[in-house]
RNA sequence: CAGUCGAGGGGUAACGGGGAAGCUUGCUUCCGCCGACGACCGGCGCACGGGUGCGUAACGCGUAUACAAUCUACCUUAUACUGGGGUAUAGCCUUUAGAAAUGAAGAUUAACCCCCCAUAGUCUCUUAGAGUGGCAUCACUUCUAGAGUAAAGGUUACGGUAUAAGAUGAGUAUGCGUUCUAUUAGUUUGUUGGUGUGGUAACGGCACACCAAGACUACGAUAGAUAGGGGCCCUGAGAGGGGGAUCCCCCACACUGGUACUGAGACACGGACCAGACUCCUACGGGAGGCAGCAGUGAGGAAUAUUGGACAAUGGGGGCAACCCUGAUCCAGCAAUACCGCGUGUGUGAAGAAGGCCUGAGGGUUGUAAAGCACUUUCAAUUGUGAAGAAAAGUUAACGGUUAAUAACCGUUAGCCUUGACGUUAACUUUAGAAGAAGCACCGGCUAACUCCGUGCCAGCAGCCGCGGUAAUACGGAGGGUGCAAGCGUUAAUCGGAAUUACUGGGCGUAAAGCGUGCGUAGGUGGUUUAUUAAGUCAGAUGUGAAAGCCCUGGGCUCAACCUGGGAACUGCAUUCCAAACUGACGAACUAGAGUACGGUAGAGGGGGGUAGAAUUCAGAGUGUAGCGGUGAAAUGCGUAGAUAUUCUGAGGAAUACCAGUGGCGAAGGCGGCCCCCUGGAUUGAUACUGACACUGAGGAGCGAAAGCGUGGGGAGCAAACAGGAUUAGAUACCCUGGUAGUCCACGCUGUAAACGAUGUCUACUAGCCGUUGGGAGGCUUGACCUUUUAGUGGCGCAGCUAACGCGAUAAGUAGACCGCCUGGGGAGUACGGUCGCAAGAUUAAAACUCAAAGGAAUUGACGGGGGCCCGCACAAGCGGUGGAGCAUGUGGUUUAAUUCGAAGCAACGCGAAGAACCUUACCAGACCUUGACAUGGUAUGUUUGAAUUACAGAAUCGUAAUUCUUCAGUUCGGCUGGCAUACACACAGGUGCUGCAUGGCUGUCGUCAGCUCGUGUCGUGAGAUGUUGGGUUAAGUCCCGCAACGAGCGCAACCCUCAUUUUUAGUUGCCAUCAGGUUAUGCUGGGCACUCUAAAAAAACUGCCGGUGAUAAGCUGGAGGAAGGCGGGGAUGACGUCAAGUCCUCAUGGCCCUUACGGUCUGGGCUACACACGUGCUACAAUGGUGGUGACAGUGGGCAGCAAUACUGCAAAGUAAAGCUAAUCCCAAAAAACCAUCUCAGUUCGGAUUGGACUCUGCAACUCGAGUCCAUGAAGUUGGAAUCGCUAGUAAUCGUAGAUCAGCGUGCUACGGUGAAUACGUUCUCGGGCCUUGUACACACCGCCCGUCACGCCAUGGGAGUUGGUUUUACCUUAAGCCGGUGCGCUAACCGCAAGGAAGCAGCCGUCCACG
Repeated sequence: CAGUCGAGGGGUAACGGGGAAGCUUGCUUCCGCCGACGACCGGCGCACGGGUGCGUAACGCGUAUACAAUCUACCUUAUACUGGGGUAUAGCCUUUAGAAAUGAAGAUUAACCCCCCAUAGUCUCUUAGAGUGGCAUCACUUCUAGAGUAAAGGUUACGGUAUAAGAUGAGUAUGCGUUCUAUUAGUUUGUUGGUGUGGUAACGGCACACCAAGACUACGAUAGAUAGGGGCCCUGAGAGGGGGAUCCCCCACACUGGUACUGAGACACGGACCAGACUCCUACGGGAGGCAGCAGUGAGGAAUAUUGGACAAUGGGGGCAACCCUGAUCCAGCAAUACCGCGUGUGUGAAGAAGGCCUGAGGGUUGUAAAGCACUUUCAAUUGUGAAGAAAAGUUAACGGUUAAUAACCGUUAGCCUUGACGUUAACUUUAGAAGAAGCACCGGCUAACUCCGUGCCAGCAGCCGCGGUAAUACGGAGGGUGCAAGCGUUAAUCGGAAUUACUGGGCGUAAAGCGUGCGUAGGUGGUUUAUUAAGUCAGAUGUGAAAGCCCUGGGCUCAACCUGGGAACUGCAUUCCAAACUGACGAACUAGAGUACGGUAGAGGGGGGUAGAAUUCAGAGUGUAGCGGUGAAAUGCGUAGAUAUUCUGAGGAAUACCAGUGGCGAAGGCGGCCCCCUGGAUUGAUACUGACACUGAGGAGCGAAAGCGUGGGGAGCAAACAGGAUUAGAUACCCUGGUAGUCCACGCUGUAAACGAUGUCUACUAGCCGUUGGGAGGCUUGACCUUUUAGUGGCGCAGCUAACGCGAUAAGUAGACCGCCUGGGGAGUACGGUCGCAAGAUUAAAACUCAAAGGAAUUGACGGGGGCCCGCACAAGCGGUGGAGCAUGUGGUUUAAUUCGAAGCAACGCGAAGAACCUUACCAGACCUUGACAUGGUAUGUUUGAAUUACAGAAUCGUAAUUCUUCAGUUCGGCUGGCAUACACACAGGUGCUGCAUGGCUGUCGUCAGCUCGUGUCGUGAGAUGUUGGGUUAAGUCCCGCAACGAGCGCAACCCUCAUUUUUAGUUGCCAUCAGGUUAUGCUGGGCACUCUAAAAAAACUGCCGGUGAUAAGCUGGAGGAAGGCGGGGAUGACGUCAAGUCCUCAUGGCCCUUACGGUCUGGGCUACACACGUGCUACAAUGGUGGUGACAGUGGGCAGCAAUACUGCAAAGUAAAGCUAAUCCCAAAAAACCAUCUCAGUUCGGAUUGGACUCUGCAACUCGAGUCCAUGAAGUUGGAAUCGCUAGUAAUCGUAGAUCAGCGUGCUACGGUGAAUACGUUCUCGGGCCUUGUACACACCGCCCGUCACGCCAUGGGAGUUGGUUUUACCUUAAGCCGGUGCGCUAACCGCAAGGAAGCAGCCGUCCACG
């Protein structure tokens, strides 16, 4: 936040006025006299307005109807009336109880309070007729006779009563619509109906009594969950999906539950009673309260406003009115919460300022942006002016209407008087000045917008994909940019995109998805002709579909948002009427679908009974002897108690070889010797009959492999479990020996399978070709014939379909009918609940949680203890080694001050290193330098050059001092220029510091393997394919042929070098056949260039020729000739790429790091360590040898800071002297193995390590730490385990020679020649590689991927002895308040009665029902 009326009443508590009295002259008292009015009686209102959404899945709401089954105060219209009486009671007064709330008693009083009588045709009830109309009840009119019910005054303004009607409001009934769950399938006893009675305004089980046993439900009852409904709002192309704030309509509620009263209306938000919870007061006895009204407080929460103004307007209540009331309402306040509009300036302005950022260092960008100059003043501020919202009401006058009336009332006109909360309103105006006014997000892609710095899988970002591990446009900051803008971004929510629940508008062979299969109920759908009907359908009309909203079109606020006029729309429902094609309904007919009868045909179709032979096993008997059996190989097992084998006889059970077939039958599961009985279906043929009888099929009820279960049989073989033997790391397996359930039969249960064609059933249509099974027809040449037609069953294939694979008349094509099923992966076909089952289990069937995928088909690779073909010293066949010993060398490890660094399977390890005593050197210790050892610049001084010697101190660099010789280059002759030295300062130098995963270059490897690609065309939706595959062939993607391919490139081969043959040319330093000379001897000399050789140019080899083979090809094979024959031997040459292979320590280089040191110089040390492990080598273990002797035959190379002959000395390394040679001339330089002699099998005359001693050489210097010589010493080792390496011919093996590096130093490396073998059947296997093909869940590509247990922690869920809360139901008890009924001992004003008393009523009591409990 609901009062009002004194013009209903008795009155006077307060206020004002007036009057009166008293006196203290400003106070008290009195007077209802007036304005008014507290409380009270009475009337109307309080049931409206305002709030909320608890409940409600409902006639609650929406829509359309109905009430002939109803009520309605105030209002309007009409008619009639308003007569006469009476009794009380509040208040007030007195007394009184109580703390209070609140009462109690007595006396007295009024009314528009209440009561009685009269009157009343139409009202109500009862009785008896007539007429008219209509929804089934009945309604209306008229009439007959009875009974009953009215009223109030106050006033002339208002009222009141009765009846009839209207309007408004309400009540009731009905059709249709209105969420989810079937893991809710049965519900109901006043329940369903009837009769009667009661009750209500009214129908009705609304209530009661009796009777009947019904009523609802798969078109979803009942139950549970959730929820106020609608107009409308958001979204969407629409259909839909989501919502129910503001505004409007309806409903429900008012602290919780129950109840009635009053009233026209309530079971009543600001009324009553009772019960309950809570709060408050209390004198403890008892009382009070209900903001889901407006403000406001607390609490809760992520979060939501002022304890404002006014009744001026609109509306409401009361009143005759003035007026009063109104947190309805109109306004204001708070919040950028939303929508709309406006501003934060405009123009000019290049020195492109400063600053910032970037930079290739030139510049670019911020950017006309700023400053500067010239203007403007909206908004805000300031000064004034100032609308509209106001219409009325009241009052005066005039006119008109009405009336008996000049009262009154109503209407019109005119005048007067006033009414604004907002409000310092809107708007206009004055003044001043660019003055007061820009943020937020983003910048990897989606998605508009890029750089730098910092950070370094950290910090952090993130809507999805994903960024971040040292160059981040993705993190953080900055500059710049982009987008919006008084907002911007995040979060939450809804729709869209999503055809991702598909009605419009999806699917089900393999991606999720066809029930295992047929029968069949409801339902859905249904052949041809015709007649009727009009439910669906089509068209018209009428009513309704509130207003607001949406849309269209006008108008008003400066525009807009907003407001407002009109229209359209509201796709709906109801009524009525036209049409009759289609669907339906009803009737009549038809035969093409379907079925029946009759005659044939094929068949492992089903059930029952009988029977046959082969085989296994067992039993008996005979023969016979040591094994059998089994396996990859064995063993367990059986067997001398006689097995296995073999012969005969018998028993028993199970299964039916051949025929046998993408053959047959059946709905599916499934069915196999032969005969008999019973029985289902299919197919075919000609005729007749029925006349749509059909298709599908939710539930339902049958059938349903194997395994399993129950009862009883049976049991030969096989064989889960089990036992033993093997295999194996293990082997609860695969293999073997045994073996029980079971397999078999009867009856019953189970009800599932990759129950698959992973393809539901039915119907129709749509190119062909080739088989096969069962029927029929025709033809002739009568056949193992041809043509044709059906019903099956197969293979290809066109169109079409499909993501592709594929399907393709047996569809996965084109269409129709019906059913089932799917909606990301996992959780899970699981849990709980229900049903079924003896059990096992089956069926129905989720969620929490979790992931960003799971999946299909195809492609390219890679891989396979997949397949095919082929190659390689890959294996095999051989020869020789390594692995054992000693030593050398490299590596690991260890050690160390340091043992610098790198290389790591093949493809690191005698590697970088073609040579670490110092140097090298990068490492360590110590000492020293700081523009530096080295480069380019500045200033100053000097002309200062170059070299040598000595002394001091020191480890040395370095330092100090002295001496001697010499005096830079150019020159214009000027210290002029350059150079040099010193000093100073700064740019810088320097780094073998890091990153080879930032890089270039170079290199290794697969691999000298034969491959790798492209253009155009073609094929494929595409990735891709084709070419490049295939048939041959090759060393080769070499070549030939074929081919939707045709060509081309990088590789192969060839072109290059070298060796092998010949010719020509040329002969010195090479050569010497012939001639001459000479020597002990030698091309030594003359001479010559024939030969050898040298080095230049040519020739030569091409399957060219012949035979065979091959496809007439490519080629292969044999042969001839030839120095060489099929690539003649060797080399150089390394495709696209792989290994983030190696190298920042060759070099170059980005980034980072150090800068009196991580740079530079020096001495010493280290890289050379040594328990050990590995790689690569050397030397051996001996007689194919050692030692000694003799002393024959090469080739490649090197040499002036060099090679050095020769001579002498030394045992020797070597030394001294020294010719020659800048080399086909001289030197290194001796080749070695070969040959001869000896040794005679032993740790040796093998082997040489180790150690002692003495030396040589190089070099500043041989200690750490060189090489060599001599003497002495004389270790291991007697041919090497597992394993492993090289080599196919001038090769292996063996023998020596030279060179690079280098002062010196090698067993290494690189070259050179001498001697000089064996073997290759072949491709099964090992390793590596190439091509084709196949599988794949791999793509970091098998060193892949991936499964399960266990351990620990965490999350979610199921079960769990139980325990607790909520909700719901049933039975019983209890009954408050209350209505109703009964009674009414007690009590009572009106009426009747003379009175007694009566009628009527009240309290009380009793009873039914009932909330809480």
Overview:
The prediction has a mean pLDDT of 83. The RNA shown here (small-subunit ribosomal RNA) has 1413 nucleotides and comes from an uncultured bacterium. The RNAcentral record of the sequence draws on ENA. Rfam family: Bacterial small subunit ribosomal RNA.